[in-house]
RNA sequence: CCCUUAUCAAGAGCGACGGAGGGAACAGGCCCUGUGAAGUCCGACAACCUGCUUUUUCAAAAAGUAAGGUGCCAAAUCCUGCGGGUAAAACCGAAAGAUGAGUU
Numbered sequence: 001c002c003c004u005u006a007u008c009a010a011g012a013g014c015g016a017c018g019g020a021g022g023g024a025a026c027a028g029g030c031c032c033u034g035u036g037a038a039g040u041c042c043g044a045c046a047a048c049c050u051g052c053u054u055u056u057u058c059a060a061a062a063a064g065u066a067a068g069g070u071g072c073c074a075a076a077u078c079c080u081g082c083g084g085g086u087a088a089a090a091c092c093g094a095a096a097g098a099u100g101a102g103u104u
Stems, first nucleotide, its partner, number of pairs: 003102006013042001015041003021032003026081004043073001045071001048069003051065006077096001082093003
C1' cells in the first nucleotide's frame, strides 16, 4: 500500500514552547484563528487491541480498570458534490475519508 471488518451526532486544557495559518484532497459554501493557527511537549478524553480484576460459565460472555499499543481533544467525518426521497426541506443510502483490529 491492497483487501476484510467494526465504528464515526458522545467525550476531552484559562498549561509550556511556538509564531500564521487551519478545518484530508478538488470545487462551492460556511467557519476557526494575534483574546494566538499549524507543529512539539505536558495534560486530558475515550476504551478498538493487549494485560489485569470480578461475575456467570463448556467454549465464551458481561461488567470494571486504564498498566502497555494505538487513537483523539471547534462545529455530524463542519456542510454540499453521487443515487433515492420531498413542493422545498427533513430523511435514507452510496462514494470518498478517518481510526482500530485482522490480512497479503
Molecule: SAM riboswitch aptamer (S box leader)